[in-house]
This is a predicted structure of a 350-nucleotide part of an RNA (small-subunit ribosomal RNA, central domain) from a metagenome. The RNAcentral record of the full RNA draws on SILVA.
Context: one part of a larger RNA
RNA sequence: CUGGGCGUAAAGGGUGCGUAGGUGGCUUUGUAUGUCGGACGUGAAAGCCCACGGCUCAACCGUGGAAUUGCAUCCGAAACUGCAAAGCUAGAGUGCAGGAUGGGAGAGCGGAAUUCUUGGUGUAGCGGUGAAAUGUGUUGAUAUCAAGAAGAACACCGGUGGCGAAGGCGGCUCUCUGGAAUGUUACUGACACUGAGGCACGGAAGCUGGGGGAGCAAACAGGAUUAGAUACCCUGGUAGUCCCAGCCGUAAACGGUGUGCACUUGGUGUGGGGGGAAUUGACCCCCUCCGUGCCGGAGCUAACGCGUUAAGUGCACCGCCUGGGGAGUACGGCCGCAAGGCUAAAACUC
Numbered sequence: 001c002u003g004g005g006c007g008u009a010a011a012g013g014g015u016g017c018g019u020a021g022g023u024g025g026c027u028u029u030g031u032a033u034g035u036c037g038g039a040c041g042u043g044a045a046a047g048c049c050c051a052c053g054g055c056u057c058a059a060c061c062g063u064g065g066a067a068u069u070g071c072a073u074c075c076g077a078a079a080c081u082g083c084a085a086a087g088c089u090a091g092a093g094u095g096c097a098g099g100a101u102g103g104g105a106g107a108g109c110g111g112a113a114u115u116c117u118u119g120g121u122g123u124a125g126c127g128g129u130g131a132a133a134u135g136u137g138u139u140g141a142u143a144u145c146a147a148g149a150a151g152a153a154c155a156c157c158g159g160u161g162g163c164g165a166a167g168g169c170g171g172c173u174c175u176c177u178g179g180a181a182u183g184u185u186a187c188u189g190a191c192a193c194u195g196a197g198g199c200a201c202g203g204a205a206g207c208u209g210g211g212g213g214a215g216c217a218a219a220c221a222g223g224a225u226u227a228g229a230u231a232c233c234c235u236g237g238u239a240g241u242c243c244c245a246g247c248c249g250u251a252a253a254c255g256g257u258g259u260g261c262a263c264u265u266g267g268u269g270u271g272g273g274g275g276g277a278a279u280u281g282a283c284c285c286c287c288u289c290c291g292u293g294c295c296g297g298a299g300c301u302a303a304c305g306c307g308u309u310a311a312g313u314g315c316a317c318c319g320c321c322u323g324g325g326g327a328g329u330a331c332g333g334c335c336g337c338a339a340g341g342c343u344a345a346a347a348c349u350c
Base pairs, nucleotide, nucleotide: 003322004321005320006319007304008303012318014201015200016199017198021194022193023192025088026087027086028085029084030083031082034080035077036076037075038074039073041071042070049065050064051063052062053061054060091191092188093187094186095184096183097182103177104176105175106174107173108172109171110154114150115149116148117147118146119145120144121143125136126135162169163168206247207246208245209244210243211242215241216240220236221235222234223233258317259316260315261314262313263312266295267294268293269292270291271290272289273288274287275286276285299306300305323350324349325348332343333342334341335340
């Protein structure tokens, strides 16, 4: 000395649940798996190393020693680890109490807007752009009033505010249902952490069948612009966007930061709960737990920055990286209706 790393250089799995495995709180007793000590056997010779010696020296050779870090058996130790037994409550879970919540699912309801239809008023334009034109309008548009239909989305409240494992979730009401925080300390008594495989969830687009279709709008058509304009702008417009059932399984699925636990100066906002003091009092003030932001100390960092929500200091477990291109490709396998996804090279080249 016995790898180093993963916010931005290559590198955290999209997210959860959980199997095997790995790891595991406090006390006591026993045992002796690991562990430690001793003895004995073995660990061939040669070689390496040390000492002495033989060839005039050396290479070479001889003799002796050491080493052979190992394995087996026996005797012993019992702190730690394992195992067995008994107990504990600080981890974890359960109960109870009153609050917070766009967490999920289903059903019903509402108003504004848009488009369309019908009717009234009304007349020559409307629309659109940088400017225009395509388009639309005397078969009466645009504008305006009334009535009706349809689908989709929910202005203000709305907030570096809330909830959720992530994706994500926002009009209102009801029903069913999940989770978290706080307080209490009644109950269980280590029941825990992580998690290869596995299973489930997973935006948008896309796919299959059936419905729906107002607005928007890939493709497409036309008008402009331009040297050209398969674009940007304009007028239209189909898939799609919406619903039901079933697939797909990917994203800059991002905090570009895996999960859990512990420890380590602070300041200042904000959301939820609890306590205190005070008061007419929900305000204000102080303390505390949980969440969510900003600033910043030590420390860390290549720097930027991070900084009790760590990228600081440690432990446990998983995933991943190992020069650029070739390539997340080929081949094979598995999955998919397909699109494609997952796994994943090499030659060659710099």